[in-house]
RNA sequence: GGGCACAUAGCUUAGCUGGUAGAGCAGCCGACUCUUAAUCGGCAGGUCGACGGUUCGAUCCCGUCUGUGCCCA
Numbered sequence: 001g002g003g004c005a006c007a008u009a010g011c012u013u014a015g016c017u018g019g020u021a022g023a024g025c026a027g028c029c030g031a032c033u034c035u036u037a038a039u040c041g042g043c044a045g046g047u048c049g050a051c052g053g054u055u056c057g058a059u060c061c062c063g064u065c066u067g068u069g070c071c072c073a
Base pairs, nucleotide, nucleotide: 001072002071003070004069005068006067007066010025011024012023013022019056027043028042029041030040031039049065050064051063052062053061
């Protein structure tokens, strides 16, 4: 320098054919009693990496950029 993949909650991640985003763990509150990461219920937590474009509508499609990983030179 070239190619490919990935970026979603604090962490690990799901998300089908574009139609206003979910889970587990962690956190907070409560119940329970079997204390030590117990169990059960609930609550809160998201500019879906950034900026543009297409569209009535974008996490999803297109372009550029940033970061990470792999491959080639």
A computed fold for a 73-nucleotide RNA from a Desulfuromonadaceae bacterium, annotated as transfer RNA.
Rfam family: tRNA. Rfam's curators write: Transfer RNA (tRNA) molecules are approximately 80 nucleotides in length. Rfam links the family to the GO term triplet codon-amino acid adaptor activity.